Model confidence (mean pLDDT): 90 of 100. Small-subunit ribosomal RNA, central domain from a metagenome, 349 nucleotides, folded computationally. The full RNA is in RNAcentral, with records from SILVA. Rfam family: Bacterial small subunit ribosomal RNA.
Context: one part of a larger RNA
RNA sequence: CUGGGCGUAAAGCGUGCGCAGGCGGUUUUGUAAGCCAGAUGUGAAAUCCCCGGGCUUAACCUGGGAAUGGCAUUUGGGACUGCAAGGCUUGAGUAUGGCAGAGGGGGCUAGAAUUCCUGGUGUAGCAGUGAAAUGCGUAGAUAUCAGGAGGAAUACCGAUGGCGAAGGCAGGCCCCUGGGUUAAUACUGACGCUCAUGCACGAAAGCGUGGGGAGCAAACAGGAUUAGAUACCCUGGUAGUCCACGCCCUAAACGAUGUCGACUGGUUGUUGGGGGUUUGACACUCUCAGUAACGAAGCUAACGCGUGAAGUCGACCGCCUGGGGAGUACGGCCGCAAGGUUAAAACUC
Numbered sequence: 001c002u003g004g005g006c007g008u009a010a011a012g013c014g015u016g017c018g019c020a021g022g023c024g025g026u027u028u029u030g031u032a033a034g035c036c037a038g039a040u041g042u043g044a045a046a047u048c049c050c051c052g053g054g055c056u057u058a059a060c061c062u063g064g065g066a067a068u069g070g071c072a073u074u075u076g077g078g079a080c081u082g083c084a085a086g087g088c089u090u091g092a093g094u095a096u097g098g099c100a101g102a103g104g105g106g107g108c109u110a111g112a113a114u115u116c117c118u119g120g121u122g123u124a125g126c127a128g129u130g131a132a133a134u135g136c137g138u139a140g141a142u143a144u145c146a147g148g149a150g151g152a153a154u155a156c157c158g159a160u161g162g163c164g165a166a167g168g169c170a171g172g173c174c175c176c177u178g179g180g181u182u183a184a185u186a187c188u189g190a191c192g193c194u195c196a197u198g199c200a201c202g203a204a205a206g207c208g209u210g211g212g213g214a215g216c217a218a219a220c221a222g223g224a225u226u227a228g229a230u231a232c233c234c235u236g237g238u239a240g241u242c243c244a245c246g247c248c249c250u251a252a253a254c255g256a257u258g259u260c261g262a263c264u265g266g267u268u269g270u271u272g273g274g275g276g277u278u279u280g281a282c283a284c285u286c287u288c289a290g291u292a293a294c295g296a297a298g299c300u301a302a303c304g305c306g307u308g309a310a311g312u313c314g315a316c317c318g319c320c321u322g323g324g325g326a327g328u329a330c331g332g333c334c335g336c337a338a339g340g341u342u343a344a345a346a347c348u349c
Base pairs, nucleotide, nucleotide: 003321004320005319006318007303008302012317014201015200016199017198021194022193023192025088026087027086028085029084030083031082033081034080035077036076037075038074039073040072041071042070049065050064051063052062053061054060091191092188093187094186095185096183097182098181099180103177104176105175106174107173108172109171110154115149116148117147118146119145120144121143125136126135162169163168206247207246208245209244210243211242215241216240220236221235222234223233258316259315260314261313262312263311266294267293268292269291270290271289272288273287274286275285276284298305299304322349323348324347331342332341333340334339
């Protein structure tokens, strides 16, 4: 390389959009590039192979044939692919009527709680732990009442519940805005799928500038524990956590399962629509889209998966190829930095 693979053994890019490329529904006509068939030419000789011949045999020499991946010309064929033209409606999309939703951005606002401040009542403790101590408190703490300030997060509802491409999203109201789903018609007429490079988004931590700072809390300090204790426990506490703008671009970014489509027994829950039955909220039943549990066949090394597949197939992309060295060095690109990304080898088992 041909292969064989990618839930857990090595292996699905964190996620989407998408140019090139690859692939592409149904039908008619044409064309003949691919394709199929015939003919012709060419494919030097020697070599190789087959049948013969010549040296006493063989090696060797030699006659004939075959073979020669192929290429070109020409004559036909017209199924399939391509191309051209014209249709179709099932794929895809648009319009219309509903519906659900923590989907996103901005603004306003509410109550509980913590902390702090002021004032009142009140007196000796409070806090903390396995036990203590550091700490706070007679300069009046803790407790309790009233008032005020400020920041952050939204109990109950709340759920194997919902929404989003993923990251993720939760008090309430308003404004702007994306997507989904369902029903019945109408319309467009293959407009589709995937996607190297590219572009965008991307938790937390971290970085820059300016704000903010209640609680929590790396670092740090002190008290304990201990042989020691640069920890676990306790008392404090700064970055940070919050906001705006700009970077960073990584995660066990997980369903450790790429996207899209087709097909293949069921049962039970639940979310959101729609239809039927019913006088009817219920209840029953059918159906579409999600989300869970269990399981036929089948698959799997097993565990398990099982119409939401890891089953049976197709299209396209990504990735793997013994362990360590190493996701490292060097170089490139990106970054303010931290670092990220791409990515070896010697050597060794």